[in-house]
């Protein structure tokens, strides 16, 4: 340098045009217990990497950029 994959909650990940954007873990509160842990109940938390475009409508499709990863090339 070329090609491909990934970027969504504190973490790991679903969601692939119209729903109030979800789950597990974590956090917080509670029940239980002599206490802790476990279990159970409730609850907090993201505008979806950034900027454009398409569309009535974009987290989702397209383009560029940024970041992470992989494969190939480098020999001048």
């Nucleotide at each position: 340098g070329g090609c491909c994959c990934u970027g969504u909650a504190g973490c790991u990940c679903a969601g692939g045009g119209g729903a109030u954007a979800g789950a597990g873990c974590a956090g917080c509160g509670g029940u239980u217990u002599c206490c802790u842990a476990a279990a159970c109940c409730g609850u907090u938390g993201g505008c979806c990497g950034c900027a454009g475009g398409u569309u009535c409508g974009a987290u989702u499709c397209c383009u560029g950029c940024c970041a992470g990863g992989g494969c190939c090339a480098c020999c001048a």
This is a predicted structure of a 76-nucleotide RNA (transfer RNA) from Firmicutes bacterium ADurb.Bin506. NCBI's taxonomy places the organism under Bacteria, Bacillati, Bacillota. Its Rfam family is "tRNA". Its family is annotated with triplet codon-amino acid adaptor activity in the Gene Ontology. By type it is a transfer RNA. Rfam describes the family as follows. Transfer RNA (tRNA) molecules are approximately 80 nucleotides in length.